[in-house]
Predicted 3D model of a 689-nucleotide part of an RNA (large-subunit ribosomal RNA, domain II) from a Patescibacteria group bacterium. The source organism's lineage runs through Bacteria and Bacteria candidate phyla. The coordinates come from a structure-prediction model, not an experiment, and the mean pLDDT is 84. The RNAcentral record of the full RNA draws on ENA.
Context: one part of a larger RNA
RNA sequence: GUCAGCGAGUUGUAUCUAGUUGCAAGGUUAAGCUUUUUAAUAAGUGGAGCCGUAGCGAAAGCGAGUCUGAAUAGGGCGAAUAGUAACUGGAUGUGAACCCGAAACCAAGUGAUCUAUCCAUGGUCAGAGUGAAGUAUUGAGAAAUCAAUAUGAAGGCUCGAACCAGUUAGAGUUGAAAAUCUAUUGGAUGAACUGUGGAUAGUGGUAAUAUGCUAAUCGAACUUGGAAAUAGCUGGUUCUCCUCGAAAUAGCUUUAGGGCUAGCCUGAAAAUUUAAGCGACGGAGGUAGAGCACUGAUUGAUUUUUGGGGGUCUUUUGACUUACCAUAAUCUGUCAAACUCCGAAUGCCGUUGUGAAUAUUUUUGGAGUCAGACUAUGGGGGCUAAGCUCCAUCAGUCUAAAGGGAAACAGCCCAGACCGUCAAUUAAGGUCCCUAAUUUAAGCUUAGUGGAAAAGGAAGUGAAGUUCCUCUGACAUCCAGGAUGUUGGCUCAGAAGCAGCCAUCAUUUAAAAAGUGCGUAAUAGCUUACUGGCAAAGGAACUUUGCGCCGACAAUUUAACGGGGCUUAAGCUUAAAACCGACAUUACGGUUGAUAUUAAUUUAUUAAUAUCAAGGUAGAGGAGUGUUCUAUGCGCAGUGAAGCUAGACUGUAAGGACUAGUGGAGGGCAUAGAAGUAAGAAUGCUGAC
Numbered sequence: 001g002u003c004a005g006c007g008a009g010u011u012g013u014a015u016c017u018a019g020u021u022g023c024a025a026g027g028u029u030a031a032g033c034u035u036u037u038u039a040a041u042a043a044g045u046g047g048a049g050c051c052g053u054a055g056c057g058a059a060a061g062c063g064a065g066u067c068u069g070a071a072u073a074g075g076g077c078g079a080a081u082a083g084u085a086a087c088u089g090g091a092u093g094u095g096a097a098c099c100c101g102a103a104a105c106c107a108a109g110u111g112a113u114c115u116a117u118c119c120a121u122g123g124u125c126a127g128a129g130u131g132a133a134g135u136a137u138u139g140a141g142a143a144a145u146c147a148a149u150a151u152g153a154a155g156g157c158u159c160g161a162a163c164c165a166g167u168u169a170g171a172g173u174u175g176a177a178a179a180u181c182u183a184u185u186g187g188a189u190g191a192a193c194u195g196u197g198g199a200u201a202g203u204g205g206u207a208a209u210a211u212g213c214u215a216a217u218c219g220a221a222c223u224u225g226g227a228a229a230u231a232g233c234u235g236g237u238u239c240u241c242c243u244c245g246a247a248a249u250a251g252c253u254u255u256a257g258g259g260c261u262a263g264c265c266u267g268a269a270a271a272u273u274u275a276a277g278c279g280a281c282g283g284a285g286g287u288a289g290a291g292c293a294c295u296g297a298u299u300g301a302u303u304u305u306u307g308g309g310g311g312u313c314u315u316u317u318g319a320c321u322u323a324c325c326a327u328a329a330u331c332u333g334u335c336a337a338a339c340u341c342c343g344a345a346u347g348c349c350g351u352u353g354u355g356a357a358u359a360u361u362u363u364u365g366g367a368g369u370c371a372g373a374c375u376a377u378g379g380g381g382g383c384u385a386a387g388c389u390c391c392a393u394c395a396g397u398c399u400a401a402a403g404g405g406a407a408a409c410a411g412c413c414c415a416g417a418c419c420g421u422c423a424a425u426u427a428a429g430g431u432c433c434c435u436a437a438u439u440u441a442a443g444c445u446u447a448g449u450g451g452a453a454a455a456g457g458a459a460g461u462g463a464a465g466u467u468c469c470u471c472u473g474a475c476a477u478c479c480a481g482g483a484u485g486u487u488g489g490c491u492c493a494g495a496a497g498c499a500g501c502c503a504u505c506a507u508u509u510a511a512a513a514a515g516u517g518c519g520u521a522a523u524a525g526c527u528u529a530c531u532g533g534c535a536a537a538g539g540a541a542c543u544u545u546g547c548g549c550c551g552a553c554a555a556u557u558u559a560a561c562g563g564g565g566c567u568u569a570a571g572c573u574u575a576a577a578a579c580c581g582a583c584a585u586u587a588c589g590g591u592u593g594a595u596a597u598u599a600a601u602u603u604a605u606u607a608a609u610a611u612c613a614a615g616g617u618a619g620a621g622g623a624g625u626g627u628u629c630u631a632u633g634c635g636c637a638g639u640g641a642a643g644c645u646a647g648a649c650u651g652u653a654a655g656g657a658c659u660a661g662u663g664g665a666g667g668g669c670a671u672a673g674a675a676g677u678a679a680g681a682a683u684g685c686u687g688a689c
Stems, first nucleotide, its partner, number of pairs: 001689006011095013026051003032045003055062002065077004098236002101233001105226006116200009125190001127159003130155001134151007163187003168183004202218001204214003211220001239624006249262005263369002265366007277354007289342001290340002295336003300331003304328001306326003309322005372398004376393006403414003418590004423586003429580003432564003438577007450566001456550002460547010478533004483507003488502003513528001517526002591614011625678001627675008636666001643662005649656002
């Protein structure tokens, strides 16, 4: 890992509730007792007790009333009768209470053959080196004492085996080994190592302290018990079909991943036409917008007003003045969630009409839900960031929704799947090929734009328009001229059109600036404006707009159309007509449910018809299938039971038959009853391979 078997809402009791049955203003016995029976969970007896038949009051108490009260008032609670016992279903409390699962806590015991420390008694330490004290001799010295040479043998001394340790590296890491191996390394006469025996025990011991060790276990050992501890937590929880079908919100919570009540779902009973939606009429309101009348913010102007500052004059008072600052008025331009002289649309409330829907309301049994997600719109927070976060909308979808589209894609678009059909029509979206289905007409785009992006930039190109020039010759090219006073004046070393300042005249002219730009030290030189000629028909500037261009740089691989590929498109705009396209709609056949009507009878069921309905998680309700056993009845079986294998049968499903083979002894059907009653999941348990 696979297969097989096992594996989870049970049971006692109390209460609530629905149904069934008995009796009924009553219902019912409990313990106990009795012996008549089929000896039993029976029958009888037993009326204690319980519920109901009357309530009100704290109570005395009164009583269809009573309490409050001074009250005969008012008000509160009552009074019009249906209950009770058992059984069955649902639920709750209490018990282990659907099953498995802690870490822990407590009690009583077992452990020091490992290891920690201690006690008693034994054992072990090759070899080499160093050479303390002391002693002896000699020498020196007045002496104390010192030196030398011998001797001597000390030491938590040195080197280094055994022994003990475990430094560094490597190997090993389903190992040779649940701590080792190889090389290397530390101690090695000591606080050394070690044998044997003994002591200390878990709220403890021991500890040169590491929370270390206390039998591969240690921030509190192990074993058994309390014990099925508790687990607001995780996981798992076994057959089928039918009807309806949520929530992820509010309030409170030592509450926030839990709970309670309400909200939303469901079953039953009852009431009513009340609900949503739509129409009419009537209301309240201060949002969007707008505005500046208030509160604040805020632009400019004008003359006027007032004050301050500066300036000039004045001995002072003061007078005049100002690109200064403020102030008020007028005009002008603006802003506001906590501004409003104003002010919608929607929505909300009321009345009324319509509205027959698996609607509304009431009572009652049972729930689940309290982590929501995205999209659209209105907002707060944030950076008008986030697939961000927090609200709102009786918004939508997903959740709990399949199908078609968006290449793929819970939340987007279309559309809500009862079943069947090799029938038809459409939606969104599409129609060159992959891939079902397309043509026509008029334009645009050349960028593969389409098929990612801004400020900004540009004689890209199409459309519309405005103002000008033009055969008395425009625009552009080419040829020619572009002069004189004069080097204007000033400045300056120089300044001659062209550093700078001022002025910018006049003359000759077809025209020509006291000069547009290069250039020179300054001149010179080139050029422009301006004019003529040549030639010839349109030309110049600007505004709005359609589609394009640049701006444009990212990490595995083209990779920013799904791909191929597409250019009078297979791109974009406009128009027309077709077609394809879904589990939508229609057609035909069938199933089930609800309601209504009719008919029949076993009077609570069946049948027919009509209309409507049938996606579904949590969850509520209904009807069934199958397994084991029991009772009664009826069958089957060695002329072959169960089980197993195969098969083209059958039922909406769980399932059920039949035939053949195998197998070799039990088994089934009907009607009831009782449950150790259904497995694929629990890192489930046991076994096999």